RNAcentral holds the sequence, with entries from ENA. The RNA shown here (Bacterial large signal recognition particle RNA) has 255 nucleotides and comes from Cyanobacteria bacterium SIG29. It is recorded under the gene name ffs. The coordinates come from a structure-prediction model, not an experiment, and the mean pLDDT is 75. NCBI's taxonomy places the organism under Bacteria, Bacillati, Cyanobacteriota. It matches the Rfam family "Bacterial large signal recognition particle RNA". It is annotated as a non-coding RNA gene.
[in-house]
RNA sequence: CCGUGCUCCACGGGGAAGUUGCGAAUCUCUCGACCCGAACGCAUAGCGGGGUGCAGAGCCUACUGUGAGGCUCUUAUGAAUACGGUGGAUUUUAACAAAAUCGUUGAUAACAAUGGUACUUAUGGCAAUAGCCAUCGAACCGUGUCAGGACGGGAACGUAGCAGCACUAAGGUGUAACUAUUGGGUAUUUGUAUCAUUGAAGUAGAAAUUGUUAAAUGAAACUUUAUUUAUAUUUGUCGAUAGGUAGUGGCACGG
Repeated sequence: CCGUGCUCCACGGGGAAGUUGCGAAUCUCUCGACCCGAACGCAUAGCGGGGUGCAGAGCCUACUGUGAGGCUCUUAUGAAUACGGUGGAUUUUAACAAAAUCGUUGAUAACAAUGGUACUUAUGGCAAUAGCCAUCGAACCGUGUCAGGACGGGAACGUAGCAGCACUAAGGUGUAACUAUUGGGUAUUUGUAUCAUUGAAGUAGAAAUUGUUAAAUGAAACUUUAUUUAUAUUUGUCGAUAGGUAGUGGCACGG
């Protein structure tokens, strides 16, 4: 130097999330990067089995450097959704008024005003009754306590219970205020009817129209805030891949 065989080593890596941490599994970026199995495996970090390449530099170590992509932060613009605000379209109900229609009634006098009468609304006052309040109030047929006495018991004591006392029931007496009920030759007031006077033409009611007011409903549009998302920008961070520099670079056998 060449050949043969073996072995180290390699057969992807990154981001998010998760984890004490690493990896697998999940989502995702890159695409030159073996197959199978388990669902968990390990602690400088995958486990088990198989296969390929194989001491070569596309491997390994260190430095540099490129920057796919992800995450994060700032700001701006836009979109969507939600709550709220402004807004007040539209519709409904009620009251009042007006014009016109129907129509009750009206010169045998409408409406209105004044006065009288009857009834009536509300409030006050008067009278009566009842309640409330106070007091009296049960020989026995109320309650409580029960002297004496009675009964039971060996005794302690117990049982029933008269009188007395206290409290009350029915009931009686008294009474200022209050409450309730009733009454009418009461006062004021509400409303209706009727009569009289004045006076001279409309007046109850119904449905719909218009207008005003009140209440409810609450469209379009505009807008605040919040969340999500897209684009651009700013900050920070991780970072595949390309490139570059330097270094390392096994063993056995044979020729």